Context: one part of a larger RNA
Molecule: small-subunit ribosomal RNA, 3' major domain
Organism: invertebrate metagenome
RNA sequence: UGGCGGGGGUCCGCACAAGCGGUGGAUUAUGUGGUUUAAUUCGAUGAUACGCGAGAAACCUUACCAAGGCUAGAAUGCAACAGGAAUAUAGGGGAAACUUUAUAGCUCGCAAGAGUCUGUUGCAAGGUGCUGCAUGGUUGUCGUCAGCUCGUGCCGUGAGGUGUUGGGUUAAGUCCCGCAACGAGCGCAACCCCUAUUGUUAGUUACCAUCAUUAAGUUGGGGACUCUAGCGAUACUGCCUGCGUAAGCAGAGAGGAAGGAGGGGAUGACGUCAAAUCAUCAUGGCCUUUAUGCCUUGGGCUACACACGUAAUACAAUGGUAAGGACAAAGAGCAGCCAACUGGCGACAGUGCGCGAAUCUCAAAAACCUUAUCUCAGUUCGGAUUGGAGUCUGCAACUCGACUCUAUGAAGCUGGAAUCGCUAGUAAUCGCAGAUCAGCCAUGCUGCGGUGAAUACGUUCCCGGACCUUGCACA
Numbered sequence: 001u002g003g004c005g006g007g008g009g010u011c012c013g014c015a016c017a018a019g020c021g022g023u024g025g026a027u028u029a030u031g032u033g034g035u036u037u038a039a040u041u042c043g044a045u046g047a048u049a050c051g052c053g054a055g056a057a058a059c060c061u062u063a064c065c066a067a068g069g070c071u072a073g074a075a076u077g078c079a080a081c082a083g084g085a086a087u088a089u090a091g092g093g094g095a096a097a098c099u100u101u102a103u104a105g106c107u108c109g110c111a112a113g114a115g116u117c118u119g120u121u122g123c124a125a126g127g128u129g130c131u132g133c134a135u136g137g138u139u140g141u142c143g144u145c146a147g148c149u150c151g152u153g154c155c156g157u158g159a160g161g162u163g164u165u166g167g168g169u170u171a172a173g174u175c176c177c178g179c180a181a182c183g184a185g186c187g188c189a190a191c192c193c194c195u196a197u198u199g200u201u202a203g204u205u206a207c208c209a210u211c212a213u214u215a216a217g218u219u220g221g222g223g224a225c226u227c228u229a230g231c232g233a234u235a236c237u238g239c240c241u242g243c244g245u246a247a248g249c250a251g252a253g254a255g256g257a258a259g260g261a262g263g264g265g266a267u268g269a270c271g272u273c274a275a276a277u278c279a280u281c282a283u284g285g286c287c288u289u290u291a292u293g294c295c296u297u298g299g300g301c302u303a304c305a306c307a308c309g310u311a312a313u314a315c316a317a318u319g320g321u322a323a324g325g326a327c328a329a330a331g332a333g334c335a336g337c338c339a340a341c342u343g344g345c346g347a348c349a350g351u352g353c354g355c356g357a358a359u360c361u362c363a364a365a366a367a368c369c370u371u372a373u374c375u376c377a378g379u380u381c382g383g384a385u386u387g388g389a390g391u392c393u394g395c396a397a398c399u400c401g402a403c404u405c406u407a408u409g410a411a412g413c414u415g416g417a418a419u420c421g422c423u424a425g426u427a428a429u430c431g432c433a434g435a436u437c438a439g440c441c442a443u444g445c446u447g448c449g450g451u452g453a454a455u456a457c458g459u460u461c462c463c464g465g466a467c468c469u470u471g472c473a474c475a
Base pairs, nucleotide, nucleotide: 001475002474003472004471005470007469008468009467010466011465012464013463015459016458019422020421021420022419023418026313027312028311029310030309031308032307033306034304035303042053043052064299065298066297067296068295069294070293076124077123078122079121080120081119082118087104088103089102090101091100092099093098105116106115107114108113126288127287129286130285131284135282136281137277138276139275140273142271147186148185149184150183151182152181153162154161155160166177167176168175192265193264194263195262197233198232199231200230201229202228203227207222208221211220212219236259239253240251241250242249243248315415319374320373321372322371323370324369325368331362332361333360336355337354340351341350342349343348381412386407387406388405389404390403391402392401428451429450430449431448432447433446434445
């Protein structure tokens, strides 16, 4: 100087407490461990692995296994040499890759015959093989925590200290006051984006108050309103009162759409964990070269006594079922989204309009409301499992797809010890969309809106962190 302490002081955080909803019990989905296997490819492993890399494993992907094949090779470039300008069709073997035959044409050649689009040689191959403890780049975490440093000066023999400590204050090393310090840098904050209010400009595909018109903003028309999207404005403790030297704090204060950082996002200092990744990529070294490379078919990554994590659905009446009725936002669309009609109980099929979209389509929002029914049951709860029959995608659904109809109707009556999330448009709950994508094992992920709470006395305690201080047999 740091680190540590079941030392002290001060402070903070959904850290506890106060609340709400879960997990742990059931079934299923998914990931992991283990076991099994020819192979169940590889990586990730307390917090910071385990719906993670993977934003799509039937083939492909694919790296794994078995079998069959290739060897300058599956791809690309350069140089030299050789040969030619003409290739096409059919067949055999085979799972395919590949291999082989024949015919016609063509080239060379007197002929026999040889060749037929590239070949040979050389230089560069290739490797998801090893080492993340040789590395770059990227990332997680402490932590959006308030810290981490430097120049000059001063102090100390020196390591170092001071500044950065102290008194206040703040979300903040934020600011104020003081001070052998005076300044500065990286962080904080602000500058950026979305959102909340408003002005103005502009009205098409959006809108419709007034005037006509229609089944319908449908059409004429309008530029008010909504909305769209450019440019502006607005919030600063600016004003008032109280406290305070000041910074600032308090006030159901005024005004205001918004008040003390208005709400959210992006943004992650010096560093820590030899943290993660050589399998995104790049790369040193090592290893491999008729194989650890490459091609192909099939299988596997989907196994199953079991254990754990994360989710979905439930156990019901604040509910289930049936009929009717209402209200979003944000997205996507041409090898696409598909209106309407017809057929089918249905998945879907057939015909076919519109739309590269503020125009057309996906599209029905659901929870909600109204009416009816069920009456506390393993039930009209719950839907696992299994039988049968189908639809669709796709060369191909056996291993191993989704969906439909019908039948079947398992466990489960709120879950032990323990444990997680959340402080407001949040939790809880309800649907909608998208990426990936032929299809889909999505109950995942990323967004969007609808309905919409409870509680916080407080900081003694648990966990993590910050500053000061103290002890130390630690560095």